[in-house]
Context: one part of a larger RNA
RNA sequence: UGACGGGGGCCCGCACAAGCGGUGGAGCAUGUGGUUUAAUUCGAAGCAACGCGAAGAACCUUACCAGGUCUUGACAUCCCGAUGAAUGCAGGGCAAUGCCUGCAGCCCUUCGGGGCAGCGGAGACAGGUGGUGCAUGGUUGUCGUCAGCUCGUGUCGUGAGAUGUUGGGUUAAGUCCCGCAACGAGCGCAACCCUUGUAUUUAGUUGCUACGCAAGAGCACUCUAGUUAGACUGCCGUGGAUAACACGGAGGAAGGUGGGGAUGACGUCAAAUCAUCAUGCCCCUUAUGAUCUGGGCUACACACGUGCUACAAUGGCGUAAACAAAGGGAAGCGGCCCUGCGAAGGUGAGCGAAUCCCAAAAAUAACGUCCCAGUUCGGAUUGCAGUCUGCAACUCGGGUGCAUGAAGCUGGAAUCGCUAGUAAUCGCGGAUCAGAAUGCCGCGGUGAAUACGUUCCCGGGUCUUGUACA
Numbered sequence: 001u002g003a004c005g006g007g008g009g010c011c012c013g014c015a016c017a018a019g020c021g022g023u024g025g026a027g028c029a030u031g032u033g034g035u036u037u038a039a040u041u042c043g044a045a046g047c048a049a050c051g052c053g054a055a056g057a058a059c060c061u062u063a064c065c066a067g068g069u070c071u072u073g074a075c076a077u078c079c080c081g082a083u084g085a086a087u088g089c090a091g092g093g094c095a096a097u098g099c100c101u102g103c104a105g106c107c108c109u110u111c112g113g114g115g116c117a118g119c120g121g122a123g124a125c126a127g128g129u130g131g132u133g134c135a136u137g138g139u140u141g142u143c144g145u146c147a148g149c150u151c152g153u154g155u156c157g158u159g160a161g162a163u164g165u166u167g168g169g170u171u172a173a174g175u176c177c178c179g180c181a182a183c184g185a186g187c188g189c190a191a192c193c194c195u196u197g198u199a200u201u202u203a204g205u206u207g208c209u210a211c212g213c214a215a216g217a218g219c220a221c222u223c224u225a226g227u228u229a230g231a232c233u234g235c236c237g238u239g240g241a242u243a244a245c246a247c248g249g250a251g252g253a254a255g256g257u258g259g260g261g262a263u264g265a266c267g268u269c270a271a272a273u274c275a276u277c278a279u280g281c282c283c284c285u286u287a288u289g290a291u292c293u294g295g296g297c298u299a300c301a302c303a304c305g306u307g308c309u310a311c312a313a314u315g316g317c318g319u320a321a322a323c324a325a326a327g328g329g330a331a332g333c334g335g336c337c338c339u340g341c342g343a344a345g346g347u348g349a350g351c352g353a354a355u356c357c358c359a360a361a362a363a364u365a366a367c368g369u370c371c372c373a374g375u376u377c378g379g380a381u382u383g384c385a386g387u388c389u390g391c392a393a394c395u396c397g398g399g400u401g402c403a404u405g406a407a408g409c410u411g412g413a414a415u416c417g418c419u420a421g422u423a424a425u426c427g428c429g430g431a432u433c434a435g436a437a438u439g440c441c442g443c444g445g446u447g448a449a450u451a452c453g454u455u456c457c458c459g460g461g462u463c464u465u466g467u468a469c470a
Stems, first nucleotide, its partner, number of pairs: 001470002003467003007464007015454002019418005026309008034300002042053002064295007073125001077124002079121003083117002087104006106115003127284002130282003136278002138273003141269001143267001148187006154163003167178003193261004198229002201226004207219003211216001232255001235249005311411001315370005321364001327358003332351002337346003377408001382403004387398002424446007
C1' cells in the first nucleotide's frame, strides 16, 4: 500500500422487512449428472454450467459408431502429357458412393499457337471439429451502470509511498458547494443518440370521413413521418452557511434523471471459447484426411436444474356478440367458393403489400348448464382410423377424429421473482425452418397488493482500527 476480521462509524441495493405470485409434491416438455451402449460426438461446472453454444439432430446437419470405398485427394496454387470441353442424357453393377460403358457436346487465331475446361501422371503440397484457452489474438461472462480508477507539476517522507481523491454538507453519482499544500487534467458519472408521453407546423395515398349509403369530393379529425416547441429547480415559500441542496406549492401533457433502451472506467476471476474465426508449438499424412449406406446424438433402476399443464365454481362446457398492438409474405402469404365431423384437400381472386393475405385476438361481457364429486375437474397413457411436410416419418416428426381416461384435492425442509402500467393473468407475432416450441425474442389486452423501517441475512461503496496474510 492492499487484502481480510463472527472490529467500529456512515451509506446504498427487491438485501431484509411489508405484500403478491411461484418452485420444491403430480404428469409431461427440455437441459444436465449418472448408468448403459458399437456409438450414445464435443464443449459449458457455485453465484457467473444445467430450455447454455443449438435462431430449431428423421437423411443432410454430424464432429460419434459399424460396414463399404478413395489416396495429390471433397477444396487451393504450380509443372508435364494426351484430349476437347463444361455439361446433359441413357445403361450396367452396388445397400449407396466409388466403379464400368455409350451418345450428344468449346472459343479465338497471324495457323506457329493461345484461352478455358475436365481427364491422366509426378511431386511440392492440400486436409485435420486432432492436442494445448495454462503459449495467443479476437470475442464474451462477472463484480456492476457499482462510483470509482489514475496522471502531470508542486509539496511532504531516507524509502516503500503520501498528498490531490481526506474533512463539513449534499447527490442516483469522485454530483455539486465550502474548506484545505495543493493546483490542474484524463478515463468513468451526467449530457449529446434512439424510443415513449403533450402541442405546433408541413405533407395527404394505399390512411381518414363533418357530407344518410355509393360514387365523387375534402384533409377538419384519426393516423403516418419530417420540422419545431416543451422541463431548466426556470418561478414562489420554508429550511440551510448568504452555498450546494432538500421539502412544499403554482403553472403544466409531463417536475426535479418524466418512463424505457443503447452505452459497461482501471481492473478481478491463469473465468469461458484452439468446435464461429484467426493463430504459435506439438501430432496424423493409403489416415487423426475424404466419401457413401445404415445406426447414434432421441438409450433409462435413478438424481438435480429450468419450464408447461393441472388439482377446479373468481371454475369447466355450450350458444351467440365486442375491443388490440407489433410483425411476416414471391420456390411466398393465400381470400371467397366447393368437399370433409376434423386435420386437411380441390380451385387459384388479390398482393413484392398503410391497398391483398396470414387474421380467429383471447381473457372480458350476456344467456344457458354443471352443484363440490377424482366430477361435465384434470388430461398423461394406450388402441383404431385418416391427414400434412418430405426421396424417406420403423428406430425418430407435426397435427386430426373416435375410443381409453393415469397421477394429481394446493405440495416437507428449503428456495425464487417482482416496487406500477410493474407483479399476476390473457392471447398475438417473429427468427431459425421442407416439416418439427411448453424454448427464445418481441407485441399489445385486463390489471393489483405492499414498503413501518434498516436490528438481522446477502452483496457493494466509503472512512477508520487490528493483523502472525501478500
The part of an RNA shown here (small-subunit ribosomal RNA, 3' major domain) has 470 nucleotides and comes from Akkermansia muciniphila. It matches the Rfam family "Bacterial small subunit ribosomal RNA". The family is grouped with related families in Rfam's "SSU clan".